Predicted 3D model of a 476-nucleotide part of an RNA (small-subunit ribosomal RNA, 3' major domain) from Allium fistulosum.
Context: one part of a larger RNA
RNA sequence: UGACGGGGGCCCGCACAAGCAGUGGAGCAUGUGGUUUAAUUCAAUGCAAAGUAAAGAACCUUACCAAGGCUUGACAUGCCGCGAAUCCUCUUGAAAGAGAGGGGUGCCUUUAGGAACGUGGACAUAGGUGGUGCAUGGCUGUCAUCAGCUCGUGCCGUAAGGUGUUGGGUUAAGUCUCGCAACGAGCGCAACCCUUGUGCUUAGUUGCCACCAUUGGGUGUGGAACCAUGAACAGACCACCGAUGAUAGGCCGGAGGAAGGUGAGGAUGACGUCAAGUCAUCAUGCCCAUUAUUUCCUGGGCGACACAUGAGCUACAAUGGGCGGGACAAAGGGUCGCGAUCCGGAGAGGGUGAGCUAACUCCAAAAACCCGUCCUCGGUUCGGAUUGCAGGCUGCAACUCGCCUGCAUGAAGCCGGAAUCACUAGUAAUCGCCGGUCAGCCAUACGGCAGUGAAUUUGUUCCCGGGCCUUGUACA
Numbered sequence: 001u002g003a004c005g006g007g008g009g010c011c012c013g014c015a016c017a018a019g020c021a022g023u024g025g026a027g028c029a030u031g032u033g034g035u036u037u038a039a040u041u042c043a044a045u046g047c048a049a050a051g052u053a054a055a056g057a058a059c060c061u062u063a064c065c066a067a068g069g070c071u072u073g074a075c076a077u078g079c080c081g082c083g084a085a086u087c088c089u090c091u092u093g094a095a096a097g098a099g100a101g102g103g104g105u106g107c108c109u110u111u112a113g114g115a116a117c118g119u120g121g122a123c124a125u126a127g128g129u130g131g132u133g134c135a136u137g138g139c140u141g142u143c144a145u146c147a148g149c150u151c152g153u154g155c156c157g158u159a160a161g162g163u164g165u166u167g168g169g170u171u172a173a174g175u176c177u178c179g180c181a182a183c184g185a186g187c188g189c190a191a192c193c194c195u196u197g198u199g200c201u202u203a204g205u206u207g208c209c210a211c212c213a214u215u216g217g218g219u220g221u222g223g224a225a226c227c228a229u230g231a232a233c234a235g236a237c238c239a240c241c242g243a244u245g246a247u248a249g250g251c252c253g254g255a256g257g258a259a260g261g262u263g264a265g266g267a268u269g270a271c272g273u274c275a276a277g278u279c280a281u282c283a284u285g286c287c288c289a290u291u292a293u294u295u296c297c298u299g300g301g302c303g304a305c306a307c308a309u310g311a312g313c314u315a316c317a318a319u320g321g322g323c324g325g326g327a328c329a330a331a332g333g334g335u336c337g338c339g340a341u342c343c344g345g346a347g348a349g350g351g352u353g354a355g356c357u358a359a360c361u362c363c364a365a366a367a368a369c370c371c372g373u374c375c376u377c378g379g380u381u382c383g384g385a386u387u388g389c390a391g392g393c394u395g396c397a398a399c400u401c402g403c404c405u406g407c408a409u410g411a412a413g414c415c416g417g418a419a420u421c422a423c424u425a426g427u428a429a430u431c432g433c434c435g436g437u438c439a440g441c442c443a444u445a446c447g448g449c450a451g452u453g454a455a456u457u458u459g460u461u462c463c464c465g466g467g468c469c470u471u472g473u474a475c476a
Stems, first nucleotide, its partner, number of pairs: 001476002003473003007470007015460002019423001022420002026314003030310004034305002043052001064300003068296002073125001077124002079121005087102006107114002128288001130287003136283002138278003141274001143272001148187006154163003167178003193266004198234002201231003208223002212220002237260001240254003244250001303442001316416001320374002324370002332362003337356002342351002382413001387408007429452002432449004
């Protein structure tokens, strides 16, 4: 000087407390461990691995296994020879591949040849998702969006080092202020950025409709008021008033205001820590294999299943289940696409095919509300697993191993031990909608969007983590 202490002081955080809904029990979907296997490819392992990489494993992907093949190679450059290339048919084969036959001559040109492509040969080499993340770059997680981490000059100390950065207040903040052997400065904080909340100006189509006409309909003339959309600007700063304070910094209350004390949310992550993670995104040193640890193909596997565990979905019902009715969103996507309308079907779906970037379409919002049903607690009109049959769709192909529909079947489960997690307001809870990936989909995941919409916070004794000062130490 740090680190540590079941030392002290001060302070903060959904850390506890106060609430609320869960997980842990059941079934299923999914990840992991284990076991099994020819293979169940690999990585990630306390917080900070485990619905993670994977924004989508039937083939492909694919890295794994079995069988069958190639060896200058699936891919790149250089040299030589032949042939333009492309195309069609047949035989064999699981395919990859191997063999045979046919048709065919383009472009540039100095008529030698050349370009592109195919094929054969020799060698330089190519290729490796092989090893090492403890050789590395880059990227990332984490403490932590915590308020810290340092430097120059000066001063103090023999020196390590200290001071500044400590102290009195204050703040979300090393934020600001006062003091002070310090005076300044840098990286962080804040602000600048994006979205949202209010107003004004401007614009007038594909969006809007107060006024006029009309009507099935913003539909027609018209309008630029309103809504919405896009752009520019204004607005919030403790600015004003009062109390308090040291006449400071601030804090408390009030007014005005759409908004009040960082308005709300996001992006933004200092010096460093963990030899943290990644050689399988990529790049890369060294090592390793080179008729194979490269590469091609068919089939299988990544989907196994006494079990353990994580994070989810659906429930156990009456604040509910089922039938019918008429309502109210936002944000997204669409030309190899979204697909209205009409016809057939009980349905998934099929046929037809108008329109389509504020135009058409996906699109039905659902909970909520109204009517009437179940009729009181029963494993039920709760719950939907599992299984049988019949169909549909995608796709060369749904057996291993897809999704959807209909009929039948109707399991566990009656609110969950010890323990444990999220959340402070348009939040939790609940209800649907959309998107990416994508032929299809194992999505209950992930990312967004709006609808309905709470309870509680007395406080800091305790648990956990962190910041500052101080103290002890046989630790570094």